Small-subunit ribosomal RNA, central domain from Shionodiscus oestrupii, 350 nucleotides, folded computationally. The RNAcentral record of the full RNA draws on SILVA. The coordinates come from a structure-prediction model, not an experiment, and the mean pLDDT is 87.
[in-house]
Context: one part of a larger RNA
RNA sequence: UUGGGCGUAAAGCGUCUGUAGGUUGUUUAAUAAGUCAACUGUUAAAUCUUGAAGCUCAACUUCAAAAUCGCAGUCGAAACUAUUAAACUAGAGUAUAGUAGAGGUAAAAGGAAUUUCCAGUGGAGCGGUGAAAUGCGUAGAUAUUGGACAGAACACCAAUGGCGAAAGCAAUUUACUGGGCUAUUACUAACACUCAGAGACGAAAGCUAGGGUAGCAAAUGGGAUUAGAUACCCCAGUAGUCCUAGCUGUAAACUAUGGAUACUAAAUGUUGGAUGGAUUGACCUAUCCAGUAUUAAAGCUAACGCGUUAAGUAUCCCGCCUGGGAAGUAUGCUCGCAAGAGUGAAACUC
Numbered sequence: 001u002u003g004g005g006c007g008u009a010a011a012g013c014g015u016c017u018g019u020a021g022g023u024u025g026u027u028u029a030a031u032a033a034g035u036c037a038a039c040u041g042u043u044a045a046a047u048c049u050u051g052a053a054g055c056u057c058a059a060c061u062u063c064a065a066a067a068u069c070g071c072a073g074u075c076g077a078a079a080c081u082a083u084u085a086a087a088c089u090a091g092a093g094u095a096u097a098g099u100a101g102a103g104g105u106a107a108a109a110g111g112a113a114u115u116u117c118c119a120g121u122g123g124a125g126c127g128g129u130g131a132a133a134u135g136c137g138u139a140g141a142u143a144u145u146g147g148a149c150a151g152a153a154c155a156c157c158a159a160u161g162g163c164g165a166a167a168g169c170a171a172u173u174u175a176c177u178g179g180g181c182u183a184u185u186a187c188u189a190a191c192a193c194u195c196a197g198a199g200a201c202g203a204a205a206g207c208u209a210g211g212g213u214a215g216c217a218a219a220u221g222g223g224a225u226u227a228g229a230u231a232c233c234c235c236a237g238u239a240g241u242c243c244u245a246g247c248u249g250u251a252a253a254c255u256a257u258g259g260a261u262a263c264u265a266a267a268u269g270u271u272g273g274a275u276g277g278a279u280u281g282a283c284c285u286a287u288c289c290a291g292u293a294u295u296a297a298a299g300c301u302a303a304c305g306c307g308u309u310a311a312g313u314a315u316c317c318c319g320c321c322u323g324g325g326a327a328g329u330a331u332g333c334u335c336g337c338a339a340g341a342g343u344g345a346a347a348c349u350c
Base pairs, nucleotide, nucleotide: 004321005320006319007304008303012318014201015200016199017198021194022193023192025088026087027086028085029084030083031082033081034080035077036076038074039073040072041071042070049065050064051063052062053061054060091191092188093187094186095185096183097182098181099180103177104176105175106174107173108172110154114150116148117147118146119145120144121143125136126135162169163168206247207246208245209244210243211242215241216240220236221235222234223233258317259316260315261314262313263312266295267294268293269292270291271290272289273288274287275286276285277284299306300305323350324349325348332343333342334341335340
């Protein structure tokens, strides 16, 4: 390489948009590039294959035939691929009418709690732990009442619920705005799928500049524990956590499961919508579409398990894997302020 694979053994890019490329609905006609058939030429000899013959046999040698899979030409076929022309509507999209939602951005304003401050009451402890101590407190703490400020997060509702490409999104209101789903007819007429390179987004931590800092809290200090205790426990506490503008570009970024399309038993919940039945209505009930869960037939799987939301049956496209370690290291290159990120070996060893 061929072959085989990628939920858990090595292996699905964190996610999306999308270029080249690859793949691609239905019908008719034309062409004949691919494709197929026939013939011709060429495909050196030797070798190989088959059949004979010659050395006593064999190896070997000789003769004949076959073969020489390719290339070129001539003449044809028209199913498939392709191209051109014309048409269609089942894919895709647009319009219209509804509809659910923590989808996004910005602004406004709210209550509970916490800390701090001010004032009142009060007078000796509080706090903390396995037990303590450090700590706070007669300069009046803790507790309790009233008031004020600040920052951060939004109890209940809450769910196996909803939305989003993923990361993620939750008090309330307003403005702007993206996508989905359902139904109806109308319109466009294959406009589709997947995508190397490329671009965009991307938790937390971290970095730069300027703000902010209530609570929490790496580092750090102290008290304990202990043989020791650079920890677990306790008292403090700075970066940080928050906002604005940039950077970083990584996670067990997980469903450890790439995307699209089609097909393949059922049953039970639940979310959104539609059409019926019944009903005064709510509720109930049947069917369909789109999600989200549980059980499960067939099938698959090494097993676990998966099972119409497939890990089943098929097709198309992309990414990735090839014994363990060395190693996601070295080196080079690109990116980054840095931290580092991306790409990514070998010697050697088992």